Predicted 3D model of RNase P RNA and transfer RNA as a complex of 476 nucleotides.
Rfam match: Bacterial RNase P class A. It is annotated as a ribozyme. Gene Ontology terms of the family: dimeric ribonuclease P complex, tRNA processing and ribonuclease P activity.

């Protein structure tokens, strides 16, 4: 030059002019008042959306509610070390597949625990069978020989053996050679695969490597079919919770318990039955009511206001440990807190990518993504115009 | 915000421990009947099973993402 592979990052800039949210001050004014205060208006001063803020798929923080504990169910995860507050994330390996390579991919435990299932076609689809075929024997039938004892050939039936050969299908029960058989076939050898068990090396470990013994091979596929095995999981969610203020017909209907047994003079106690533990099961636990309570539904009233709410597993830069993911110290920084929800419009010059002219400078046009906060963090996924950088490959050239 | 569901023919629904032509009604187009209509009869068309990637021999089904669409949650007495 071409083609491509891995990883980082940007994702519009300057000005101007209207404007829109919070902060901080400072001025007037209202409330309330001994002061603190709180509320408007207007001025200045800073500050105001992402790499995804998204999907809401994980995993957490935090808040209430529930929990002694158990089984069951149910959900989820799955090679190996490691990071990490956790995680289905993340780094490193390992093994499998794909690529000439850089490198990508993998729901990568278990099919010799059972249960099912594998259509169609095929003879047969998983304790293998037996359609064609090939091959032994027995009968019959024809045909030919002939030493009249029988052989030999073809056909058809029986009985048997066979799994090489042949079509079928995503998959047909290990290849290849030689031997052996009637015929053949792991039936028997050699040599490659394959399986189990053991033993040396390295590795923390998944695994690799080398070597020995046993099995002629008995083990098809799926577990994103049920299931088994390890291990992991209470539930809701910020419209969670707390607090204050307003206002109402301070209500209505349907349901469940107001039972029972035992001790005690008695008050009352304890068991069992009941009702709740906010998706559900069983024993076991709490709590509760017995003269009121409690579940549902319906009407009815408000759509106010403060917390929670932004200093946090937080960002920047340096060093250090480590392959690395990551941790540790040090310095420095405050970075939206909105509630029918602001962070916008418009003008001007530049910038970037297209296209057309034009010898050139340069000029006209068209176009600059995806999409935006709602408690708050770590992930992972999908969207994205157009650009920059590093690091490698693998072709071709040329010195 | 935040929790649950759904998507098959124009419309409403079936198919679902995966199995090869994916069906039924209505509807809509053709043709008999009828003097025409309408009702009946007959035949036909008409789906890539929202979409996209995986598992699998083999997906409407089974996993994963995405796209549209529904419902349910507020406080007080």
């Nucleotide at each position: 030059g071409g083609a491509g592979u891995g990883g980082g990052c940007c994702g519009g800039g300057u000005g101007g002019u209207c404007g829109c949210c919070g902060g901080u001050g400072c001025a007037c004014g209202g409330c309330a008042g001994a002061c603190c205060g709180u509320u408007g208006u207007g001025c200045a001063c800073g500050g105001g959306a992402g790499g995804a803020a998204a999907g809401u798929c994980c995993g957490a923080g935090c808040u209430c509610c529930a929990c002694a504990g158990g089984g069951a169910a149910g959900g989820g995860u799955g090679c190996u070390g490691g990071c990490u507050a956790a995680c289905g994330g993340c780094c490193a390996g390992g093994c499998g597949c794909g690529g000439c390579g850089a490198c990508g991919c993998g729901a990568c435990g278990g099919a010799a625990a059972g249960u099912g299932c594998c259509a169609c076609a095929g003879a047969a689809a998983a304790c293998a069978g037996a359609c064609a075929g090939c091959c032994a024997u027995c009968g019959c039938g024809c045909g030919c020989c002939c030493u009249c004892g029988g052989g030999c050939g073809c056909g058809c039936g029986g009985c048997g053996g066979u799994g090489a050969u042949g079509g079928u299908g995503a998959a047909a029960a290990g290849g290849u050679g030689c031997g052996g058989u009637a015929a053949g076939a792991g039936c028997g050898c050699a040599c490659c695969g394959c399986g189990g068990c053991c033993c040396g090396u390295g590795g923390u470990g998944a695994c690799a490597u080398g070597g020995g013994c046993c099995g002629g091979c008995a083990c098809g596929g799926a577990a994103a079919a049920c299931c088994c095995c390890a291990c992991c999981c209470g539930g809701a969610g910020c419209a969670a919770u707390g607090c204050c203020g307003a206002a109402u017909a301070g209500g209505a209907g349907c349901c469940c318990c107001c039972g029972g047994c035992a001790c005690g003079c008695g008050a009352g106690u304890g068991c069992c039955a009941c009702c709740g533990g906010c998706a559900a099961c069983c024993c076991g636990c709490c709590g509760g009511a017995g003269u009121g309570g409690g579940g549902c539904u319906c009407g009815g009233g408000u759509u106010g206001g403060c917390a929670g709410c932004u200093c946090g597993a937080g960002c920047g830069c340096g060093c250090g440990a480590g392959u690395a993911a990551u941790c540790g110290c040090g310095c420095g920084c405050c970075u939206a807190g909105a509630u029918g929800a602001a962070u916008g419009a418009c003008c001007a010059c530049c910038g970037c990518c297209g296209g057309g002219c034009g010898c050139a400078a340069g000029c006209c046009c068209g176009g600059u993504a995806c999409a935006g906060g709602a408690c708050u963090c770590g992930g992972c996924u999908u969207a994205u115009a157009g650009g920059c950088c590093c690091a490698c490959u693998c072709c071709g050239g040329g010195g | 915000g935040c929790g649950c569901c759904c998507a098959u023919a124009g419309c409403u629904c079936a198919g679902u421990u995966g199995g090869a032509u994916a069906g039924a009604g209505c509807g809509u187009u053709g043709g008999a009947c009828u003097a025409c209509g309408a009702a009946u009869c007959c035949a036909a068309a008409g789906g890539c099973c929202a979409g996209a990637g995986g598992u699998u021999c083999g997906a409407a089904u089974c996993c994963u993402c995405u796209u549209g669409g529904g419902c349910g949650c507020a406080c007080c007495a």